Context: one part of a larger RNA
RNA sequence: UGACGGGGGCCCGCACAAGCGGAGGAGCAUGUGGUUUAAUUCGAUGAUACGCGAGGAACCUUACCUGGGCUCGAACGUAAGAUGACUGUAGGUGAAAGCUUACAUCUCUCCGGAGCAUUUUACGAGGUGCUGCAUGGUUGUCGUCAGCUCGUGCCGUGAGGUGUCGGGUUAAGUCCCAUAACGAGCGCAACCCCUACCUUUAGUUGCCAUCAGGUCAUGCUGGGGACUCUAAAGGAACUGCCUACGCAAGUAGUGAGGAAGGCGGGGAUGACGUCAAAUCAGCACGGCCCUUACGUCCAGGGCUACACACGUGCUACAAUGGCCGAUACAGAGGGCAGCUACCUGGUGACAGGAUGCAAAUCUCCAAAGUCGGUCUCAGUUCGGAUCGGAGUCUGCAACCCGACUCCGUGAAGUUGGAUUCGCUAGUAAUCGCGCAUCAGCCAUGGCGCGGUGAAUACGUUCCCGGGCCU
Numbered sequence: 001u002g003a004c005g006g007g008g009g010c011c012c013g014c015a016c017a018a019g020c021g022g023a024g025g026a027g028c029a030u031g032u033g034g035u036u037u038a039a040u041u042c043g044a045u046g047a048u049a050c051g052c053g054a055g056g057a058a059c060c061u062u063a064c065c066u067g068g069g070c071u072c073g074a075a076c077g078u079a080a081g082a083u084g085a086c087u088g089u090a091g092g093u094g095a096a097a098g099c100u101u102a103c104a105u106c107u108c109u110c111c112g113g114a115g116c117a118u119u120u121u122a123c124g125a126g127g128u129g130c131u132g133c134a135u136g137g138u139u140g141u142c143g144u145c146a147g148c149u150c151g152u153g154c155c156g157u158g159a160g161g162u163g164u165c166g167g168g169u170u171a172a173g174u175c176c177c178a179u180a181a182c183g184a185g186c187g188c189a190a191c192c193c194c195u196a197c198c199u200u201u202a203g204u205u206g207c208c209a210u211c212a213g214g215u216c217a218u219g220c221u222g223g224g225g226a227c228u229c230u231a232a233a234g235g236a237a238c239u240g241c242c243u244a245c246g247c248a249a250g251u252a253g254u255g256a257g258g259a260a261g262g263c264g265g266g267g268a269u270g271a272c273g274u275c276a277a278a279u280c281a282g283c284a285c286g287g288c289c290c291u292u293a294c295g296u297c298c299a300g301g302g303c304u305a306c307a308c309a310c311g312u313g314c315u316a317c318a319a320u321g322g323c324c325g326a327u328a329c330a331g332a333g334g335g336c337a338g339c340u341a342c343c344u345g346g347u348g349a350c351a352g353g354a355u356g357c358a359a360a361u362c363u364c365c366a367a368a369g370u371c372g373g374u375c376u377c378a379g380u381u382c383g384g385a386u387c388g389g390a391g392u393c394u395g396c397a398a399c400c401c402g403a404c405u406c407c408g409u410g411a412a413g414u415u416g417g418a419u420u421c422g423c424u425a426g427u428a429a430u431c432g433c434g435c436a437u438c439a440g441c442c443a444u445g446g447c448g449c450g451g452u453g454a455a456u457a458c459g460u461u462c463c464c465g466g467g468c469c470u
Stems, first nucleotide, its partner, number of pairs: 007470007015460002019423005026315008034306002042053002064301007076124009087104007106115003126290002129288003135284002137279003140275001142273001147186006153162003166177003192267004197235007207224002211222003238261001241255001242253004317416001321375007333364003338357002342353004382413001387408007429452007
C1' cells in the first nucleotide's frame, strides 16, 4: 500500500423478509458423470461446466472404430522431361473407393514451337496431432458494481500520501458546501435505437367518414386523404411552475397542467483490472511431433450403448378441469427446387388437380376466451408412457437410428423429504404464433412475437454478494 476478520459505522442489490409459481417424488426428452465397448471422437467441470461449443449426428457431417485402397498425394503454384489428349461409350473385378481392358478422340502454327490436358521428377503440401502454462483475436465472471488513474503543487528520508478525505445529497467519484490542493482522463450521465402523445409532409399494395354505382355477400368499383395505418422530419419533460423543508445541491406533495413527472418504460453500451478463467477443434500463430502416415479416399459401424448418479426441461397427477359442437380477436416474421387459396379423394397423416404471389397486393394464420351440452371425484371420459398392427412423407437409403397419422393397448403418477430456484408490473403465471439451422427430423431446446393478466414488499436483525470510511 493492499487483502482478510465469527471488528465497528454508513449504504445498496429479488440478498433476506412479504407474496406468487416452480425444482427435489412420477413418466418422458435432453446434457453430463460413471460403466460398457472395436469405437462409444474431442472440448467445457463451484459460483462463471452439465437443452454448453452443436442455429439440426440415418449416409454426408465425422474428427472415432473395423476393413479395403492411394503415396506429389483430395486442392493450388513453380521448374524440367515425356505423352496427345481431356473426355465419352462398352466391359471385367469390387461393398465402394479403386485397379484394369477395348474402341472413338485436341487446337493454333512462320513447322522451330506455343496453348491446353494427363503423367514423371524436384520443390513448396497435408495434419480436428501436442502445448490456451509460449501467443493474437474473441468470450465468461466480479458488474452496468462506482469505481480506476494522471499532470503540476504540497507533505513524507522513503515506500507512499494528498487530490479521491469531511458534512449533506444522489441510481451514480451525481451534485453542493467545506478544504494544500488546483485541474484533467477512462468510467457515470447524456448523445444512438425501440416504445408511449401530438403536428407536418406523403397516400400505394394500406384506409373508407361523406357522394355515386354494384353484389347473395365483401373497399368490390368510381372516387376521397377525413380517420386507422405506413415512414420520414419535427415538437414534447426541464424539478420548468406552485407549496413545505434546506445555505446550497436536493427531498417531499391525492399539487397544477399534461399522453407521459421526477432516470417515463425497454435495448445497445461493460472503466483500470481479477480468475496463468475458457478457446491451438471457428480462425490466425511460435515451438515440438507425423510424412507409403498421426496425411488422404471409400464401405460398414459408432457418436443413439445402460445395474446406476446428477443437472436442465416437457407432460401430468385433474372439475378454475377433460371431451364434443358453435363462435370472436393478434403481433412479429417467412415464402419460387418456395408459401399455397379453392376443388376432389382419404377417418387421418397426406395425395391428385388448380390458381394467386419474388408479396402492406397472394399465402403460411392463432390458442387460451365466449356460448351451449356432457362427465360427478373414480386411478376415472384424469394421465398418457409402453407395446402390437396398418399406413403417410422426406430421402440413393429410415435394420442399427427419422418425423407424422389411424386402430388397439392404457404403465407410473392422487401435489412430492431434507433442501433449493425464478420473479417487484404489462412483471410473475398462463395461452398460442413465428424464425434460424434444415431434404427430413428426434425442437419439450434457442431466439423473437403478441393474447389474458395477478399477489406482495412491515422492514434491514439475520443468510449471500457488493461499495465507502475506520